[in-house]
RNA sequence: UUGAAUAUUGGGCAAAGCAGGCGAAAGCCUGUGACGCAAAGCUAAAGGGUCUAAGAUUUUAGGGAUUAUGACAGCCAGCUGCAGUU
Numbered sequence: 001u002u003g004a005a006u007a008u009u010g011g012g013c014a015a016a017g018c019a020g021g022c023g024a025a026a027g028c029c030u031g032u033g034a035c036g037c038a039a040a041g042c043u044a045a046a047g048g049g050u051c052u053a054a055g056a057u058u059u060u061a062g063g064g065a066u067u068a069u070g071a072c073a074g075c076c077a078g079c080u081g082c083a084g085u086u
Stems, first nucleotide, its partner, number of pairs: 004086003009083001012037002017032006035074001041079003047076002049072003055067005
C1' cells in the first nucleotide's frame, strides 16, 4: 500500500417518548432522550416502494373515489467513504 475479517477502544449518528415551533396532512426543525446503526454519510429534479391529499378532477347531499406539485434516505437500490485491531 492492497484485499478480507472485525466492532474491544477513540470519535460519529440518534428510534420511540416528552417540551416548544412550522405544516392541510404526511412529516419536518430545535432541545431532551437512546431503540438501534460499520455507512443511520449523500441522492426523492432520472430506479422501485411507502405515507399524506391542501389544491384539482369526479360523484346525488352528508360524505366517498382518483391524483404529488407535498414527504420518507433508519424500506430496497445507486454513489461516495474514517482511525484502530486481526
The RNA shown here (c-di-GMP-I riboswitch aptamer) has 86 nucleotides and comes from Anaerostipes rhamnosivorans. Its mean pLDDT, the model's own confidence on a scale to 100, is 78. The model forms 95% of the base pairs in the Rfam consensus. Lineage of the source: Bacteria > Clostridia > Lachnospirales > Lachnospiraceae > Anaerostipes.